[in-house]
This is a predicted structure of a 350-nucleotide part of an RNA (small-subunit ribosomal RNA, central domain) from a metagenome. The full RNA is in RNAcentral, with records from SILVA.
Context: one part of a larger RNA
RNA sequence: CUGGGCUUAAAGAGUUCGUAGGCGGCUUGGUUAGUCAGAUGUGAAAUCCCACAGCCCAACUGUGGAACUGCGUUUGAUACUGCCAAGCUUGAGGGAGUUAGAGGAAAGCGGAACUGAUGGUGGAGCGGUGAAAUGCGUUGAUAUUAUCAGGAACACCGGUGGCGAAAGCGGCUUUCUGGAGCUCUUCUGACGCUGAGGAACGAAAGCUAGGGGAGCGAACGGGAUUAGAUACCCCGGUAGUCCUAGCUGUAAACGAUGAGCACUAGGUCGAGGAAACUUUCACAUUUUCUCGGCCGGAGCGAAAGUGUUAAGUGCUCCGCCUGGGGAGUAUGGUCGCAAGGCUGAAACUC
Numbered sequence: 001c002u003g004g005g006c007u008u009a010a011a012g013a014g015u016u017c018g019u020a021g022g023c024g025g026c027u028u029g030g031u032u033a034g035u036c037a038g039a040u041g042u043g044a045a046a047u048c049c050c051a052c053a054g055c056c057c058a059a060c061u062g063u064g065g066a067a068c069u070g071c072g073u074u075u076g077a078u079a080c081u082g083c084c085a086a087g088c089u090u091g092a093g094g095g096a097g098u099u100a101g102a103g104g105a106a107a108g109c110g111g112a113a114c115u116g117a118u119g120g121u122g123g124a125g126c127g128g129u130g131a132a133a134u135g136c137g138u139u140g141a142u143a144u145u146a147u148c149a150g151g152a153a154c155a156c157c158g159g160u161g162g163c164g165a166a167a168g169c170g171g172c173u174u175u176c177u178g179g180a181g182c183u184c185u186u187c188u189g190a191c192g193c194u195g196a197g198g199a200a201c202g203a204a205a206g207c208u209a210g211g212g213g214a215g216c217g218a219a220c221g222g223g224a225u226u227a228g229a230u231a232c233c234c235c236g237g238u239a240g241u242c243c244u245a246g247c248u249g250u251a252a253a254c255g256a257u258g259a260g261c262a263c264u265a266g267g268u269c270g271a272g273g274a275a276a277c278u279u280u281c282a283c284a285u286u287u288u289c290u291c292g293g294c295c296g297g298a299g300c301g302a303a304a305g306u307g308u309u310a311a312g313u314g315c316u317c318c319g320c321c322u323g324g325g326g327a328g329u330a331u332g333g334u335c336g337c338a339a340g341g342c343u344g345a346a347a348c349u350c
Stems, first nucleotide, its partner, number of pairs: 004321003007304002012318001014201004021194003025088007033081002035077008049065006091191001092188003095184005103177007110154001114150008125136002162169002206247006215241002220236004258317006266295011299306002323350003332343004
């Protein structure tokens, strides 16, 4: 390299969009480029293979044949692929009607809790723990009550419920806005799938600038524990957590399972539609489409398991793996303000 693989052994890029490329539905006609067949020319010799022969044999050598799997020319075939032309509707998209939803952005509003401030009541403790102490408190704490201020998060509903490409999204209202499902089958007529490079989005932490700062809380200080205790527990507490504008681009970014299409027993539950039947309506029942779970058959699998949401059976395209350590290190390149990211070895060693 061929091959074999990628849930858990090495291996699916965090996600999507999309360029080139690869692949691509049904029918008819044309062309004959690919493809296939015949003929012909060429494919030096030697080598390789076969037969025979010459050195006693062999190596070696000679003669003949085959082969040289290739290329050119030409004749023919037309199923498939390509190209050209015409058409079709099932893939894809548009339209009409309708439905559900924490999908996104902005603005406004709300109550509970918490902390602080001020006033009232009250008068010795509070707090904390395994037990304590540090801490707070007669300058009146804790408790209770009234008013005010502030920031952050939204109890119940709430659900193996929903939405989103993923990250993720949860009080209420308004405005703007993306996507999806179902029904009709009205329109376009293959417009599709994947996607090297590329672009956009991307939790938390972190960074820059300006705000904000209630609670929590790295670092730090103190009290305990302990042989020690740079911890676990307790009292405090700065960055941060929040907002705005940018940067970073990583996660066990996980279903550790790339995307798309088709096919292959069932049972059951939930969510969103539609239809039929019954009926006064509703409920119920049945059917069907989409989404989310559980169980399970065949099959697959080393097993665990998976099993129409495949890890089954096939096709298309992309990414990735090739013993452990060294090492996601060094070096170079590139991106970043930095932290660092991406790309990414070898010696040596087992």
Model confidence (mean pLDDT): 89 of 100.